[in-house]
RNA sequence: GAGGCAGGCCGGAACGUCGCCAGCUGCGCUCACGUACGUGGGUCGUGGCCGGAGGAAAGUCCGGGCUCCGUAGAGCACGACGCCGGGUAACGCCCGGACCCCUUUGAGGGGAUAGAAAGUGCCGCAGAAACGAUACCGCCUUCAACCCCUUCGGGGGCAGGAGGUAAGGGUGAAAUGGUGAGGUAAGAGCUCACCGGCGAUGAGGCAACUCAUCGUGCUGAGGUAAACCUCGUCGGGAGCAAGGCCAAGCAGCGGGUGAGUUGCUCGCUCAUACGCCCGCGGGUAGGUCGCUUGAGCUGGCUGGUGACGGUCAGCGUAGAGAGAUGACGUUCACGGUCGGUUUGGUUACGGCCCGACCGACAUGUACAGAACCCGGCUUAUAGGCCUGCUUCGCUC
RNA sequence: CGGGCUGUAGCGCAGGGGUUUAGCGUACAUGUCUGGGGGACAUGGGGUCGGCGGUUCAAAUCCGCCCAGCCCGA
Numbered sequence: 001g002a003g004g005c006a007g008g009c010c011g012g013a014a015c016g017u018c019g020c021c022a023g024c025u026g027c028g029c030u031c032a033c034g035u036a037c038g039u040g041g042g043u044c045g046u047g048g049c050c051g052g053a054g055g056a057a058a059g060u061c062c063g064g065g066c067u068c069c070g071u072a073g074a075g076c077a078c079g080a081c082g083c084c085g086g087g088u089a090a091c092g093c094c095c096g097g098a099c100c101c102c103u104u105u106g107a108g109g110g111g112a113u114a115g116a117a118a119g120u121g122c123c124g125c126a127g128a129a130a131c132g133a134u135a136c137c138g139c140c141u142u143c144a145a146c147c148c149c150u151u152c153g154g155g156g157g158c159a160g161g162a163g164g165u166a167a168g169g170g171u172g173a174a175a176u177g178g179u180g181a182g183g184u185a186a187g188a189g190c191u192c193a194c195c196g197g198c199g200a201u202g203a204g205g206c207a208a209c210u211c212a213u214c215g216u217g218c219u220g221a222g223g224u225a226a227a228c229c230u231c232g233u234c235g236g237g238a239g240c241a242a243g244g245c246c247a248a249g250c251a252g253c254g255g256g257u258g259a260g261u262u263g264c265u266c267g268c269u270c271a272u273a274c275g276c277c278c279g280c281g282g283g284u285a286g287g288u289c290g291c292u293u294g295a296g297c298u299g300g301c302u303g304g305u306g307a308c309g310g311u312c313a314g315c316g317u318a319g320a321g322a323g324a325u326g327a328c329g330u331u332c333a334c335g336g337u338c339g340g341u342u343u344g345g346u347u348a349c350g351g352c353c354c355g356a357c358c359g360a361c362a363u364g365u366a367c368a369g370a371a372c373c374c375g376g377c378u379u380a381u382a383g384g385c386c387u388g389c390u391u392c393g394c395u396c
Numbered sequence: 397c398g399g400g401c402u403g404u405a406g407c408g409c410a411g412g413g414g415u416u417u418a419g420c421g422u423a424c425a426u427g428u429c430u431g432g433g434g435g436a437c438a439u440g441g442g443g444u445c446g447g448c449g450g451u452u453c454a455a456a457u458c459c460g461c462c463c464a465g466c467c468c469g470a
Stems, first nucleotide, its partner, number of pairs: 001392010012332007020052002023049006029042005054367001058378002061376005066239004073266004078235005083097005098113001099111004114230002119228002121224003136169002138165006146157004177195006196218001197216008243289004252280006258270003296315008333365002336361007344353003397469007406422004414453001424440006446462005
């Protein structure tokens, strides 16, 4: 200098003009109360001051706060999760570690990672055989028809029968641990060495797990649990249209019978029919609280590898009605194209490449908009900045 | 705010781990029958199974996350 891997951050700035929303406030208009003065209100008009979206406000996929439901208890069902330790209000999230897998030259990336030694199911096609057993080709032994050779002692080949075998071939994603040696009629954990598995002991570690030694031939034998299932952990339900208060308005009728916020059983609580539930019909569609001081933000110090925690100081930062943040202009910043000048590199001397500066041009600056509030996850995102690591080239 | 369903050929639908790298109807193309059309019959083409990942020997099918559309309740 070029490329790459991982992580973090920003996500246009300033000024002017016009406009939108909310709060406080002045004046005018108007309404009500009221003796003048004044008080209260308004969907009205017009000034002033101050404030006004995000890293995802999104998807609504998890977890909580908050509020209510005649307590919320138990069991079953159902659902989610599943290595270990830690963080946290909590989590299916995050951090650190273990193990497994993948890829690159490398930096790295991924993992729904309990149990197949409880039981059930499935493993298409191919193949002899897919977990209950077995043998297609082959190899070996033996019986033995037949054929060939013969020095007549025998030797060789081969159809078929009986048996042994699981080395080799073949099928498949997968064939009953793997490699090598011994052994054998041929073979086989049959025996041995190493690797793998299982068990025990010791050491390290909080643990997952790792290492070492010893034992065990491995018939308590394959895969699949994102198949049923088993084990463990967690989950009462509903959601700000929760829910409280005020105001306005209306008309009841029919059916059911205990009701109780998912399902079933028991328990518990409250009711005993002017109640409760279901259906039809009627009325209203207003105000206000909840509502933003909260697991808050910023900075310093501090504990921790880290997620995160502790402490001190400062700050006050949208909160609404179906829903306000915008438009234009100038300058600047960044990016694009073209032209010129120039340092350096390269050259086939025509040029080309990188960087800097100047000028012109048209433009571009994403994804996207709070609706009770937080913590996460996921998804979208023009462009730019920073840090660590890594590969290659050049120079010293 | 809460709950559910669907996406497969131009169109309407089956298939819910393996027989075949997915079928049916209709539409399309070609041929035959007809003087011609229609119609019938025969043959054929056409699919990244909404997208991206994962589990598995194997995925349209099972799981996760997105995208699009539809329905129900308050």